Transfer RNA from a Minisyncoccota bacterium, 71 nucleotides, folded computationally. Its mean pLDDT, the model's own confidence on a scale to 100, is 80. RNAcentral holds the sequence, with entries from ENA. It matches the Rfam family "tRNA". Rfam classes the family as a transfer RNA. Rfam describes the family as follows. Transfer RNA (tRNA) molecules are approximately 80 nucleotides in length. Gene Ontology term of the family: triplet codon-amino acid adaptor activity.

RNA sequence: GCGGGUAUCGUUUAGUGGUAGGAUGGCUGCUUCCCAAGCAGCAGACCCGGGUUCGAUUCCCGGUACCCGCA
Numbered sequence: 001g002c003g004g005g006u007a008u009c010g011u012u013u014a015g016u017g018g019u020a021g022g023a024u025g026g027c028u029g030c031u032u033c034c035c036a037a038g039c040a041g042c043a044g045a046c047c048c049g050g051g052u053u054c055g056a057u058u059c060c061c062g063g064u065a066c067c068c069g070c071a
Base pairs, nucleotide, nucleotide: 001070002069003068004067005066006065007064010024011023012022013021018054026042027041028040029039030038047063048062049061050060051059
């Protein structure tokens, strides 16, 4: 330099053109003599820019980062 893949709460993971979910972690409460465990609730995310569309996390183009292969 060329080609391919991946990018979603703090971490990990699912998902689909219209509502973003699970686990774990965090906070609050209940329980307990205390801690732990358990139970309930709350907050927390679609890498960036543009395009298509009534509507984009999803489709298209470009960029960035990482991974794989070729040179």